Small-subunit ribosomal RNA, central domain from an uncultured prokaryote, 352 nucleotides, folded computationally. Rfam family: Bacterial small subunit ribosomal RNA. Its mean pLDDT, the model's own confidence on a scale to 100, is 89.
[in-house]
Context: one part of a larger RNA
RNA sequence: CUGGGCGUAAAGAGCUCGUCGGCGGCUUGUUUAGUCGAACGUGAAAUCCCUCGGCUCAACUGAGGAACUGCGUCCGAUACUGGCAGGCUUGAAUCCGGGAGAGGGAUGCGGAAUUCCAGGUGUAGAGGUGAAAUUCGUAGAUAUCUGGAGGAACACCGGUGGCGAAGGCGGCCCGCUGGGGCCAUUCUGACGCUGAGGUGCGAAAGCGUGGGGAUCGAACGGGAUUAGAUACCCCGGUAGUCCACGCCGUAAACGAUGAAUACCAGCUGUUUGGAUACACACGACAAUCCAAGUGGCGCAGCUAACGCAAUGAGUAUUCCGCCUGGGGAGUACGGUCGCAAGACUAAAACUC
Repeated sequence: CUGGGCGUAAAGAGCUCGUCGGCGGCUUGUUUAGUCGAACGUGAAAUCCCUCGGCUCAACUGAGGAACUGCGUCCGAUACUGGCAGGCUUGAAUCCGGGAGAGGGAUGCGGAAUUCCAGGUGUAGAGGUGAAAUUCGUAGAUAUCUGGAGGAACACCGGUGGCGAAGGCGGCCCGCUGGGGCCAUUCUGACGCUGAGGUGCGAAAGCGUGGGGAUCGAACGGGAUUAGAUACCCCGGUAGUCCACGCCGUAAACGAUGAAUACCAGCUGUUUGGAUACACACGACAAUCCAAGUGGCGCAGCUAACGCAAUGAGUAUUCCGCCUGGGGAGUACGGUCGCAAGACUAAAACUC
């Protein structure tokens, strides 16, 4: 390389949008580029293969044949693929209607709790632990009541509930805004899928500037524990945790499972929307069914097994990414990016 693979053995990019490219629904005509067939020409010699021969054999070598799977010209075929022209509606997008949601960004508001400040009551302890001590307290603590300040987070509802591409999103109100679903079918008429590069988003920590600082709390100080204790436990506590703007671009960024489409037994729970008939004043509940999501089982099938099983790891197709023994190493060097931390790309010697 041909291959074989990627849930857990090496391997799905953290996620989206999208350029080139690759691939692409039903149908009519045309073209004959791809494709298929025939003929002709060419395909140097040597080599390879077959037959016969020459060196005593062989290697080697001479002759003949075949082959050279290719290319060109021309004729023919027209199913499929492509080009061109036209049509269609199932894919895709769009219109109408009502509906769910912690989807996003912004302003304002609310109550509980912690801490602090002021005042009242009140007196000797409080706090903390396995037990203690450091610590706080007669300059009046802890407890309790009243008032105030400030920051951060939103108990119950709350749910293998919902929304989002992923990261993620949870008090309440208003306005701004994105996406998906359902029922009818209006309209366009393949407008689609994927996506190398690229673009944007991207938890926490970290960085820059300026604010803010209640709680918690790396580092640090102290008390314990211990043989020691640079820890686990306790008392403190700075960065940080919060906000604005700008960087960083990584995670067990996980479903350790790329995206899209079609097909392939059932049972059961739940969320949202819709439909149906009886009863009924209406509505609600319940029942059955449909669609979309989200869970639990389970057949076929798959799997090394575990398990997966219409939310596939089944049966197929298209496109992308990635893997190829362990260590060295996600390192060195070089390059790109970054303020830095570092990120991305990415070896070899050597060794087992």